[in-house]
C1' cells in the first nucleotide's frame, strides 16, 4: 500500500409560522437531493425531542470548528407613497356673517355725511267718478171668457117709445214679459295719475333749505366669530418601497481539526 467484509454515518439543509420547546406535515428561499405510510381546531416526541416499514452507498465516505461572502425570512427607528378609520385643537384652503377702512374702484364741491321742513309710499273716514245689481220711472208688447170704455151684427124685455145683457172687431189698461238712450233714488267694490279730513310717520324714494367734505364697504387686506370634514394639518390601524440596525440564515469559498474494526497479500 492493495483487496474483502463490517460499523459511525450518508442519501440535503435553513426562515417564517405552530408549539411550553423540538421536528414534520403545508408555506417560502437554497438548489437535485432513497422509498411506502400518517398528519392542521394535525401527528410524532421531550434536550440523544418526527415515529412506522424497506432500500441505495459506505470510511478521504464522513464529522467537528473557525474566516470570509451572501439568496431568503423576520423584527424594529426614520423617511415617502396609497387606501383606510376618526378628530376639528390650527397661520391654513373653502364658505357664511359682524367689525374696520390702510390700498384699489364708484359717488362726491354740478355740493358728502348730518340737520330742518313738504310730499309720496302706509292706515281709517268721507266725497266725487267708473263699474255692476235690482227698484222707481219710462218705451213696447201684452186677455176666447172669469179686465174698462165703445159695443156692429145676432139676443131679451116692451104695443109702442124705449130699456137691458153683451160676442166679434176696434182703443185701452193689470199682471206678466223684454228694454231702457237720457232721468230718479238705494246698494256693492280686487276700480280711480282724482278730491277732502285725520293718524303713523321706524325705514325708503322724492323736492327745498342749512351745512361745508366725506361717504360707500364691490375687491385686496387686517380682525373677530361661526359653519363643514372636500383638502391640507393631527391622531390611529393596514400595505407597498427605500435607507438603516438588529437577528436567524441555505448554497458557495478558504484554513484547522478528528476519521474506526476484523481477516487476507
Nucleotide at each position: 500500500c492493495c483487496g474483502u467484509g463490517c460499523u459511525g454515518g450518508a442519501c440535503g439543509g435553513g426562515g417564517a409560522g405552530c408549539u411550553g420547546g423540538c421536528g414534520g406535515u403545508g408555506c417560502c428561499c437554497u438548489g437535485u437531493a432513497c422509498c411506502u405510510g400518517c398528519a392542521a381546531a394535525c401527528c410524532g416526541c421531550c434536550a440523544u425531542a418526527g415515529c412506522a416499514g424497506g432500500g441505495u452507498c459506505g470510511a478521504u465516505c464522513c464529522c467537528c470548528g473557525g474566516u470570509c461572502c451572501g439568496a431568503g425570512g423576520c423584527g424594529u427607528c426614520c423617511g415617502c407613497c396609497u387606501g383606510u378609520c376618526g378628530g376639528g385643537u390650527c397661520u391654513g384652503g373653502u364658505c357664511c356673517g359682524g367689525a374696520u377702512a390702510a390700498g384699489g374702484g364708484a359717488c362726491g364741491u354740478u355740493g358728502a355725511a348730518g340737520g330742518u321742513u313738504g310730499g309720496g309710499u302706509c292706515c281709517c273716514g268721507u266725497g266725487c267718478a267708473a263699474c255692476a245689481g235690482g227698484c222707481c220711472g219710462c218705451u213696447g208688447u201684452g186677455a176666447a171668457c172669469c179686465a174698462u170704455g165703445u159695443c156692429a151684427g145676432g139676443u131679451c124685455c116692451g104695443g109702442a117709445a124705449g130699456g137691458a145683457a153683451g160676442c166679434a172687431g176696434c182703443a185701452u189698461u193689470a199682471a206678466g214679459c223684454a228694454g231702457u238712450a237720457u232721468g230718479g233714488a238705494c246698494u256693492g267694490u280686487g276700480u280711480g295719475c282724482c278730491g277732502c279730513g285725520g293718524g303713523u310717520u321706524c325705514g325708503c324714494c322724492u323736492g327745498a333749505c342749512c351745512g361745508g367734505a366725506g361717504u360707500u364697504a364691490c375687491c385686496u387686506g387686517u380682525u373677530c366669530g361661526g359653519a363643514g370634514g372636500c383638502c391640507g394639518c393631527c391622531g390611529g390601524g393596514a400595505g407597498g418601497c427605500g435607507c438603516g440596525c438588529g437577528u436567524c440564515g441555505a448554497a458557495g469559498u478558504c484554513c484547522g481539526g478528528g476519521u474506526g474494526c476484523a481477516c487476507g497479500g

A computed fold for a 265-nucleotide RNA from a Christensenellales bacterium, annotated as Bacterial large signal recognition particle RNA. Its Rfam family is "Bacterial large signal recognition particle RNA". By type it is a non-coding RNA gene. Of the family's consensus pairs, 93% are formed in the model. It is recorded under the gene name ffs. Model confidence (mean pLDDT): 79 of 100.